Predicted 3D model of a 472-nucleotide part of an RNA (small-subunit ribosomal RNA, 3' major domain) from an uncultured bacterium.
Context: one part of a larger RNA
RNA sequence: UGACGGGGGCCCGCACAAGCAGUGGAGUAUGUGGUUUAAUUCGAUGCAACGCGAAGAACCUUACCAGGUCUUGACAUCGUGCGAAUAGCAUAGAGAUAUGUGAAGUUCCUACGGGAACGCACAGACAGGUGGUGCAUGGUUGUCGUCAGCUCGUGUCGUGAGAUGUUGGGUUAAGUCCCGCAACGAGCGCAACCCUUACCUUCAGUUGCUACGCAAGAGCACUCUGGAUGGGACUGCCGUUGACAAAACGGAGGAAGGCGGGGAUGACGUCAAAUCAUCAUGCCCCUUAUGACCUGGGCUACACACGUACUACAAUGGCGAUGAACAAAGAGAAGCGAGGCAGUGAUGCGGAGCAAAUCUCGAAAAAUCGUCCCAGUUCGGAUCGCAGGCUGCAACCCGCCUGCGUGAAGUCGGAAUUGCUAGUAAUCGUGAAUCAGAAUGUCACGGUGAAUACGUUCCCGGGCCUUGUACU
Numbered sequence: 001u002g003a004c005g006g007g008g009g010c011c012c013g014c015a016c017a018a019g020c021a022g023u024g025g026a027g028u029a030u031g032u033g034g035u036u037u038a039a040u041u042c043g044a045u046g047c048a049a050c051g052c053g054a055a056g057a058a059c060c061u062u063a064c065c066a067g068g069u070c071u072u073g074a075c076a077u078c079g080u081g082c083g084a085a086u087a088g089c090a091u092a093g094a095g096a097u098a099u100g101u102g103a104a105g106u107u108c109c110u111a112c113g114g115g116a117a118c119g120c121a122c123a124g125a126c127a128g129g130u131g132g133u134g135c136a137u138g139g140u141u142g143u144c145g146u147c148a149g150c151u152c153g154u155g156u157c158g159u160g161a162g163a164u165g166u167u168g169g170g171u172u173a174a175g176u177c178c179c180g181c182a183a184c185g186a187g188c189g190c191a192a193c194c195c196u197u198a199c200c201u202u203c204a205g206u207u208g209c210u211a212c213g214c215a216a217g218a219g220c221a222c223u224c225u226g227g228a229u230g231g232g233a234c235u236g237c238c239g240u241u242g243a244c245a246a247a248a249c250g251g252a253g254g255a256a257g258g259c260g261g262g263g264a265u266g267a268c269g270u271c272a273a274a275u276c277a278u279c280a281u282g283c284c285c286c287u288u289a290u291g292a293c294c295u296g297g298g299c300u301a302c303a304c305a306c307g308u309a310c311u312a313c314a315a316u317g318g319c320g321a322u323g324a325a326c327a328a329a330g331a332g333a334a335g336c337g338a339g340g341c342a343g344u345g346a347u348g349c350g351g352a353g354c355a356a357a358u359c360u361c362g363a364a365a366a367a368u369c370g371u372c373c374c375a376g377u378u379c380g381g382a383u384c385g386c387a388g389g390c391u392g393c394a395a396c397c398c399g400c401c402u403g404c405g406u407g408a409a410g411u412c413g414g415a416a417u418u419g420c421u422a423g424u425a426a427u428c429g430u431g432a433a434u435c436a437g438a439a440u441g442u443c444a445c446g447g448u449g450a451a452u453a454c455g456u457u458c459c460c461g462g463g464c465c466u467u468g469u470a471c472u
Stems, first nucleotide, its partner, number of pairs: 002471001003469003007466007015456002019420005026311008034302002042053002064297007073126001077125002079122005088101003107116003128286002131284003137280002139275003142271001144269001149188006155164003168179003194263004199231002202228002204225002208220003234257001237251005313413001317372005330361003335354002340349003379410001384405007426448007
């Protein structure tokens, strides 16, 4: 100088408190540990691993295992020789790769010498490795933490390590600003500039909107904006407090008020944190195999333990019916697929329209009425049986969906523990990416819409000052 303290002072944060809803008990989904296995590929492991890499394991993926195969090789460059490539057929085999045979037919350019691309054979130089080391590395990322800090130049002080500035008095979300001061300035951070949302103006009016029962035609006043341009909020104004400062509190006007809400943005550094399996890469290792191809299996096992979710245990509910209401955001051509017809249904037939403010997905759901009458029930839906549908070469291992039947645990959950301060929690549906098919996950969208916060004594984490020292 730091670090640490069950030292002190000041301050902050859903940290506690005040509340609301959960988790922990049940069933299931999913990840992990463990065990098992021929293999259950690998990585991630306190916070900061465990619905994580994986925005999607039937084959493929796939890295693992068993079996069958190849050896200049599945992939790249170079030499020589021959030639288009190939389709098809046959054989052994569990199967595929493979092996053998092989008709017809013959790519492009040309200066007619040949060249380019492709295939086969031979030869080696080499290819190849999801093999090891993240404690050799680059790059990328997490974390403390969007916490308010981290430093430098010159000067001054100190023998020196260093100090000062950055401390002090106020203030702020903030090393934010003001005042003071042996300091004066500056940089990286803070803030602002960026995107979005809330109000308004102007321009632009089709696919949107308007009058109407509908259309044509008309218009752009209204709504709206898949668009553009500006304005608007600055403690600007008033009052009080304050040191006449910074600022705080109250008020006016205003769509919005004191950072308006949300996002992007992550300082110096810490953890030899994570990743050699995204990629790149040093060194080491394999080279008829640790490389490559194929079939089948496995990653889906199951006494058990943990994490994260979904569905419930019911009446603020379940079921049925009727005719109705209100979104936002998104996707669509090997795609979205109306109306119509068939089917109890999943779905099928068919194919209008749409590269979309035009057409489609598309039905928003939580509401109303009736019934049930507190039961393991008309709650709950696991599990199992039968019959079907869809995708796809192929649903046995191992997919999703439908109908009928079956009807398990579960009556609100011990110790403990999590999230959340407002359009938030809770609750209700909707869409998308990945994707042939396969979400209770993820990401996004809107509808309905609370309770509570006295306060900072305590728990946890953090910032500043100060003090002590088994540490540096």